[in-house]
């Protein structure tokens, strides 16, 4: 330098058919317990890597850039 894959909640990831942003774990509150844990219920938390474009509408499509991984040179 070139090709491919990945980047979404604190962590691991789903969402890949363009229209609701989600799960598990973690965190907070609460019920239960003498208390803790487990368990039940409720809740907070996201510029969907960044900048543009297409569209009535973009996490999703297109371009550029940044970061990580693999391969080639």
């Nucleotide at each position: 330098g070139a090709g491919c894959c990945c980047g979404u909640a604190g962590c691991u990831c789903a969402g890949u058919u363009g229209g609701g942003a989600g799960a598990g774990c973690g965190c907070c509150g609460u019920g239960u317990u003498u208390a803790c844990a487990c368990c039940g219920c409720g809740g907070a938390g996201g510029u969907c890597g960044c900048c543009g474009g297409u569209u009535c509408a973009a996490g999703c499509c297109c371009g550029g850039c940044c970061g990580g991984g693999c391969u080639c040179a």
Source information: Predicted 3D model of a 73-nucleotide RNA (transfer RNA) from an Actinomycetota bacterium. The sequence is in RNAcentral, with records from ENA. Its mean pLDDT, the model's own confidence on a scale to 100, is 83. The source organism's lineage runs through Bacteria, Bacillati and Actinomycetota. Its Rfam family is "tRNA". It is annotated as a transfer RNA.